[in-house]
Context: one part of a larger RNA
RNA sequence: AGCGUGUGGGGGAUGUCUUGGCACCAAAAGGCAAAAGGGCGUGGCAAACUGCGAAAAGCUGGGUGGAACCGUUAAAAAGGUAUUGAUACCCAGAUACCCGUGCAAACCCAGGGAACUGAAACAUCUCAGUACCUGGAGGAAAAGAAAGCAAAAGCGACUCCGUAAGUAGCGGCGAGCGAAAGCGGAAAAGCCCAAACCAAUCGGAAAUCCCGGUUGGGGUUGAAGGACCGCAUUUAGGAUUCUGAAUUUUUAGUAGAACACUUUGGAAAGAGUGGCCAUAGAGGGUGAUAGCCCCGUAAACGACAAGAAGGAAGACCGAGCGGUAUCCUGAGUAAAACCGGACACGUGAAACCCGGUUUGAAGCAGGGAGGACCAUCUCCCAAGGCUAAGUACUCAUUGGUGACCGAUAGUGAACCAGUAGCGCGAGCGAAAGAUGGGAAGAACCCCGCAAGGGGAGGUUAGUGAACCUGAAACCACAUGCUUACAAGCGGUGAGAGGGCUACGCCAGUAAAAUGGUAUGCCUGAUCGCGUGCCUUUUGCAUAAUGAUCCGGCGACUUAUCGUAAUCGGCAAGAUUAAGUGGCUCUGCCAUGAAGUCGUAGCGAAAGCGAGUCUGAACAGGGCGUUAAGUCGAGUGCGGUAGACGCGAAACCACGUGAUCUACACAUGGCCAGGAUGAAGUUGGAGUAAUAUCCAAUGGAAGACCGAACUCACUAGUGUUGAAAAACUAGGGGAUGAGCUGUGUGGAGGAUUGAAAGUAUCAUCAAACGUGGAGAUAGCUCGUUCUCUCCGAAAUAACUUUAGGGUUAGCGUUCGGAUAGUUGCAAAUGGGGGUAGAGCGACUGAAUUCGAAUGGGGGCCUACCAGGCUACCCAUCGAAACCAAACUCCGAAUACCAUUUGACAAGUCCGGGCAGCUAGACUGCGAGGGAUAAGCUUCGUAGUCGAGAGGGGAACAACCCAGAUCGUCCGCUAAGGUCCCUAAAUCAUGCUCAGUGCGUAAGGAAGUUGAGUUCCAAAGACAGCCAGGAUGUUGGCUUAGAAGCAGCCACCAUUUCAAAAGUGCGUAAUAGCUUACUGGUCGAGGAAUUCUGCGCCGAUAAUGAACGGGACUAAGCAUGAUACCGAAGCGACGGGUCCAAAAGGACGGUAGGAGAGCGUAGCCAACAGGCAGAAGCGGUACGGAUAACGGGCCGUGGACAGUUGGUUAGUGAACAUGCCGGAAUGAGUAACGAUAAAACGGGUGAGAAUCCCGUUCGCCGAAAGUCUAAGGUUUCCUGGGGAAGGUAAAUCCGCCCAGGGUCAGUCGGUUCCUUAGUUGAGGCCGAAAGGCGUAAACGAUGGAUAACAGGUUAAUAUUCCUGUACCGCAUGCAGCGGACGAAGAGAUGGGGACGUUAAAUCUAUGGGAUGCUGCCUAAUUAGUUUGGCACAGGGCAUUAUAUGAUCCCGAUAUUUCCGUAGAAGUAACCAAGAAAAGCCGUUCUCUGACAAAGCAAGCGACCGUACCACAAUCCGACACAGGUAGAUGAGAUGAAUAUUCUAAGGCGCUC
Repeated sequence: AGCGUGUGGGGGAUGUCUUGGCACCAAAAGGCAAAAGGGCGUGGCAAACUGCGAAAAGCUGGGUGGAACCGUUAAAAAGGUAUUGAUACCCAGAUACCCGUGCAAACCCAGGGAACUGAAACAUCUCAGUACCUGGAGGAAAAGAAAGCAAAAGCGACUCCGUAAGUAGCGGCGAGCGAAAGCGGAAAAGCCCAAACCAAUCGGAAAUCCCGGUUGGGGUUGAAGGACCGCAUUUAGGAUUCUGAAUUUUUAGUAGAACACUUUGGAAAGAGUGGCCAUAGAGGGUGAUAGCCCCGUAAACGACAAGAAGGAAGACCGAGCGGUAUCCUGAGUAAAACCGGACACGUGAAACCCGGUUUGAAGCAGGGAGGACCAUCUCCCAAGGCUAAGUACUCAUUGGUGACCGAUAGUGAACCAGUAGCGCGAGCGAAAGAUGGGAAGAACCCCGCAAGGGGAGGUUAGUGAACCUGAAACCACAUGCUUACAAGCGGUGAGAGGGCUACGCCAGUAAAAUGGUAUGCCUGAUCGCGUGCCUUUUGCAUAAUGAUCCGGCGACUUAUCGUAAUCGGCAAGAUUAAGUGGCUCUGCCAUGAAGUCGUAGCGAAAGCGAGUCUGAACAGGGCGUUAAGUCGAGUGCGGUAGACGCGAAACCACGUGAUCUACACAUGGCCAGGAUGAAGUUGGAGUAAUAUCCAAUGGAAGACCGAACUCACUAGUGUUGAAAAACUAGGGGAUGAGCUGUGUGGAGGAUUGAAAGUAUCAUCAAACGUGGAGAUAGCUCGUUCUCUCCGAAAUAACUUUAGGGUUAGCGUUCGGAUAGUUGCAAAUGGGGGUAGAGCGACUGAAUUCGAAUGGGGGCCUACCAGGCUACCCAUCGAAACCAAACUCCGAAUACCAUUUGACAAGUCCGGGCAGCUAGACUGCGAGGGAUAAGCUUCGUAGUCGAGAGGGGAACAACCCAGAUCGUCCGCUAAGGUCCCUAAAUCAUGCUCAGUGCGUAAGGAAGUUGAGUUCCAAAGACAGCCAGGAUGUUGGCUUAGAAGCAGCCACCAUUUCAAAAGUGCGUAAUAGCUUACUGGUCGAGGAAUUCUGCGCCGAUAAUGAACGGGACUAAGCAUGAUACCGAAGCGACGGGUCCAAAAGGACGGUAGGAGAGCGUAGCCAACAGGCAGAAGCGGUACGGAUAACGGGCCGUGGACAGUUGGUUAGUGAACAUGCCGGAAUGAGUAACGAUAAAACGGGUGAGAAUCCCGUUCGCCGAAAGUCUAAGGUUUCCUGGGGAAGGUAAAUCCGCCCAGGGUCAGUCGGUUCCUUAGUUGAGGCCGAAAGGCGUAAACGAUGGAUAACAGGUUAAUAUUCCUGUACCGCAUGCAGCGGACGAAGAGAUGGGGACGUUAAAUCUAUGGGAUGCUGCCUAAUUAGUUUGGCACAGGGCAUUAUAUGAUCCCGAUAUUUCCGUAGAAGUAACCAAGAAAAGCCGUUCUCUGACAAAGCAAGCGACCGUACCACAAUCCGACACAGGUAGAUGAGAUGAAUAUUCUAAGGCGCUC
C1' cells in the first nucleotide's frame, strides 16, 4: 500500500410525522373612503411579533360565562384585579398622533392596440381584436321589448346551456377562419317619454285672438294607434315609493349517554376476561392502537343588542267600446356618393349594421326589411328612454371534502419571507421543520483561560440542546490475508498457501457443555484470456463527445376530435346532450329522442330508386345491390393545443435609468517658476515730408521650457492582479477650442457625438427591467426496470431539395387467399448484340512498302511533245493493325416460358404500427482521375453495418464459421504441429543469401535443370617458349606526322604467320604490346537461348521489414501419412416458440409484437405490530430465466403487509443537467507597495504584534492641519474575545454597557433671484396627457451682526471669563418735525460683474542683526554648539507661607525676502448674470413721530460628535485606484521642482 472485517467521525439521504400549502364543494358576501398602505409611538424593563393610538396590549354600555387573570418569544421579581362576577368571548359606542386623495383579486363595457409565431421563405392572411396601455361601472356588467326572424307554414324582447356543425360559407380558395335560422332546455316581465289636444302661468306684442317658454292634464301604437267626437268606469296587476308583521337565520353560547379487572411495559388506549351506551362506532387528544378518560359527535336548546332573508297588510300607480272630416306619430334624420370599420363573410354579385366627408327625402294615399337590383307577396314601424331573472368571477368570511403534496415536495414563503441579500432605479430574491411522555435541559467533582472533555446524577433509552431515525461519498483507528526484480481497463477462469466459522455430520453427555470436521466465508502467490461506459458514426480503446465522487430531484403527459384492432352492452337498430326530479347531494339513480350514426343508392341537379347516371338506345360502360351496426372502456397511432425534456440569437408592448459617460445651459473655482519680447509709445539718427534705422519703454501670444492639474504615446511588470484597465520609468498639453465643483436639460430606432459606430451606471450596429412567453429551433444534447419472438435501411421519384420531408421499396403484426402457389435445381424452347473477334463487310482512325494508274505542285525544256522529282493527294497492290458512341460475325452468364424433381415456406391481397432515404470495405465488370489514392461514381457478389467464435502477431469490411443454456465429452474447418504455444524432428530435390524475414529498371563467368551452334588426339581452350617481317617514314598535310594528331587510300612482297596496323609511348623517331603463327602441354573447350533458387541495385530521422527466441532447416518446391485446432458438427441434459405423431427453430442495431418485476395512492378480503412496525446495517437462503423475493442477527422506536382489483407526479450513470454534501489539487500558491526595526519594562493563562520608555527608520505642497460632499455613532469611557481582523492578540473602526454634539453674530431656514422645475386660469390632444401666463419653488451666486483667552474623557467663534456688535420692543432726557416725521406706492441711483498685466499700500509668515557671566572636545585663537548659573517667571509636593527640589529663560527695534488682500490704473477683444436687501430725490397717498444718546430686557427653528487623499466616502475587502476647496515652515534653489529636515504624523496587521 491492496482486499476484507470491526469500531468510530463526518454528512443529512431514507423512514415516520405535520403546524403549511394546493384543488374544489356549499353557504353568505361582493366593497372601503381623513382609503389601501406606511411612519412614529404605546408595556415597569432593551429588541421583535401581535394589539392599540397621546383616552395608545387599551376606555364605556349591554350580553354570554363562572374562577382565575395581567398577549407571544419568555422566564423571574415586584405589584395589582376578581363571586359586589374579573381575565376571556359577542354586539354597540368613544378615542383614533404624522404622511398618504384614491385603494382593491378576478369578472364586465368602452377608447387605443403589437410582435414573436403559422403559412415549412414572404407581402394579403394568421397569431388576434390576444398581450399591453387608458377611461368607466356594478355585485354582476352588457343586452333587451322587433323599422326582428322566417317562407306561403309560422314565431313573437334579451341573456345563457345543448344541438344544428366543423355544416352553409369565407380564404395568396393557401395556411387557416367559421356562422345563423330551427329544435331541446334555464329563466321569464314588461313599460315610460316626445307630438297632436286642453288648462294655468310667464315673456314678446297694441292685442283674452298670434308666437315662444315653464308647469299640470292627455297620450304611447302597426290585423296601425292616438288626438278629436259619442258612450261607459276603478278590474287584472305592480319591478316604483313609504310603513314594513309573522317566520327563518347570522354574529357569543348551553347541555349532552356508556368500563372495569388481570397482564407486559417507563407509561395501556395493546393482549386476556367480563360488561355497558348508541338518533352519539365523524374526528382529534390523552406517556403505544380508547364508542364508554378529555374535547367533541347525534338529537335538542339559546340573544340585551346589531344585522340578513322574508314579504302579510296599508298608502300609491294602473284599464274599456264605437265613429272617422281634420290634426299628430322622434330631420340635417333615413337614404345616396366616396373612403373606412364591423358582421363567420379578405370588395366580392355584397345585402344588413356603424363611422368620416359631401349631399339630402317622404311624412300614414307614408316608411323600412326579406343577402346586388326590380316586381309581386310577406313581416315590421327607425331617427327618445328604462327594465329583474337565468349568465361571468372570487381578494376576503364561515363550514366541509380530497385514489392532492409531505420539507430538493406543496405557495417564493410550514420557521418573525416578499425577510436576508443584490441593483442608481424599475426590479430580482433565497436558505432555514422534528430532544423527550415529562426539562426530569445534567446539582456536585476533575482537567482546561475558555471552548470542550471525563465522572456522577436523572431518563425505558449512547434523546444532551450542532439534540428522532442517521444511508452514501469522504476521513480515521484496530485487525485477518497479501505485497520489497516487478508492468497495463484492475476483471474473469483456474488456483497453491494462510486465516475464520459450524446449519449439518461425527465424537461426547442422562440432557447439556465441549471437541472434531469444509463442501461454506475472507485473502490470493502464480498461470490463461482480456484496450472502460455513454453518445455520435461507414467506422471509436481511440489521441472524437459527456461525466471529480456520493445522495436527492430530473424528460412521451393531459384534454378533445378522428382512426384501427381488442373487450363489453344492445342489435335493424344503437345511443342520449343540456336540463329536470329524487336521494345517503363534488356523486348515484331515474327522467329527458332535441340531436347523432346506421338501415339505399345513383346523379352537377331536377329527380328516380335496387337501381341509377351517361346516352337516340331495351347497347355498352361507371358507381351501387348480393357482407350489421351502434354506444362505452382500456390500448396503438394521428390532428388541435407548449404536446418528450432542457437550450438561442432575436421581435414587440409598457416602464426604469444622463449619481458613470457624451453634449448643452446656469453659477463658482484653479493654473509654481523661468524665459522670449508683437503692436503701441518715448528719445535719437534720418527725410522736403513720409519712409527707414538705433536705443529705450511696453508686455502681446489657441507662442516657448516646466510643476500642480489634465491626457494616455512607449516599454516593462501585472494577467486565479494590490486593481474587472493599475503600477514603475519615461511621454503630450499646461492662458486655452484649457481643466474642474455644484445644480439643471434632453433617452432607446431615441439622445449625444471636433465622427471612433463612439458614449448613454463595469451592458451598445440599438441600454436595462418586466411582460407577450413554455416565442420559434427541418439543429445539438439527454430520455430512467426485465425477459421472449421476428427483424430492416443507408435505394428510386419529386422537393428553394440535398444532414429535412412525401410516396414507393425493405421490417413487424392481424386477417384473408394461394398448394396445379412462391423460391431453388435440371432439361427443353426462345429473343438478344455484351465479352471476344473482325474490318480487301460499313463508318471512321492509322503505319510501312511498291509503283500499276490518275491529278496537282516544283525544276528542266518549251512550238508541240517530253523529261526529272528525298513534294502533295487519290486509286490500286502487298504487309501489319485500331474503335464506348464501327460490325460481315459472335459466346458464357443473365432473362422469359414450358416440363420434371427433391427440398424450403414462400408469395399475393387488405388493415394497424414503424424505422431507414450520411453507408463502408473486398473480389469482379466499367466511367472520372495519372489504367494515382484507405480517391470518386455506377453495376454485380460477399462481409461489416446489426455478427460473437477460430485464423491472420495485434487488425469493422480478408479466410473459416453464423453464439438458446449447461458439460473438466468426441470429430473437424481455415490455419497450423522446435520453444513461447495445442499438435510431426517424414521422403525427394533446391537455396548458403539468415534468402526465408520488404522493392524496380538495370547489372553480374553465383548456382540447378533443359536445349541450340561451333572447336577438339589431323591435339581444341588457357598458360609457357618463340616469331610478329619487307616495298615504306604509303600519299597528303605539317615545324615534324616514320603503323598509332588529322584526311585519302588500305595495295604488294617474303612467309608457318605478321594490319599501310589493337593499345601504351616519343617533339618526331625509338621502345613495349596485340591481332596472326609455330612449338610445348594432353582432354574436353567456346559461344548462345530458355528455366528453378539465389547476388548487387537497397540511403532518415528513439530500436523496429520472421510476433519473439532461435533456425542451414524449424527456409523453399513437390508428395505422403498422422495430429492439433472454433460458440462449426456430433453426444448427454435443461428452457422457450412453431407444431402437437415425429420434427424444426431460437446472433441481432433502428423498429414491430408479446409476457412480466418493482415503486406510490385508493377499494375489498385476510392477517401482523411496544413480547418491537417502517427505515437502516449485515448475512454463508431462494428462484437451476430476469426485473426480484424471503428468513435470521443488529440498530430503530410506531406503524405496516399479503392476495385480488384500480389509479399514476412509477424505475437514472451520463442532458458542459439542478440542489446539497464530500474529495483532488495541497498543507501547495498567497497573506495587498522593500518607509525598518531593536531592546528594556508593564499587563496577562498566554505577548514579535497591546501599553510605557530609549534608540533607529519614513513623509514633510504630506503620509501634517482645516473644511464641503458622502457615511451615520464609526467619537469618549469601562468591560469582553465566540465570529470579523488575510496569522496571533490581553488589541481594534469588532461585541456588550454607559456617556457625548449647547450658537442673536458660524452654515441653513425665517431674504433674493440663475439655469431650470411645477403651474390657478388658458390653449391643444383618441384616453393617459402636452405646452404655458400670473405665481411659487429653485444655489453653485447676491444680502447678512464676534473676537481673544480658558475649560471636558468626549463640544466649543456654541459652555465660561473679558470686551464688542446687530435686530426688536419699553422707559427717560433732549434735538429735529404740519415750510410735513415715520410708513406705503411710483421713479431714479446702486447692487452690477470679462480677461491679462505691472506698480503701490496694508496685513501677515519667515530669515538675519542685536543682551550678562562661567565651563566646553576636535593642534592653537575666534566663532558656533551644548551645559550651568544670575535676573525674572511658573508648576507640584504640604493645611498655608518660606525654603529645598523641578521646569522655562528673551522681548523690542532696524532691515531683507515671500505670500495674500484692498483700492485704483493700463491694455486687449470674444464686449463680459438676475433679483432683493441698501441709498436718494422730485412726485402721489397718508398724517405724528424719527436719527442719535442713556437704562434695563428679549433674540425662534435646523446642523454642530467623529472620519474626510481615507481602514469610517465611491470601488464586493481594513483594496497600491478615485475624491471639490482652504492652509502649507527651514536649508538648497528661479520655483509649490529636487534632495535633506521642523511642527505634526507614521513604520503601511504575519

Model confidence (mean pLDDT): 81 of 100. This is a predicted structure of a 1550-nucleotide part of an RNA (large-subunit ribosomal RNA, half A) from a Planctomycetota bacterium. The sequence was found in a public genome assembly. Rfam family: Bacterial large subunit ribosomal RNA.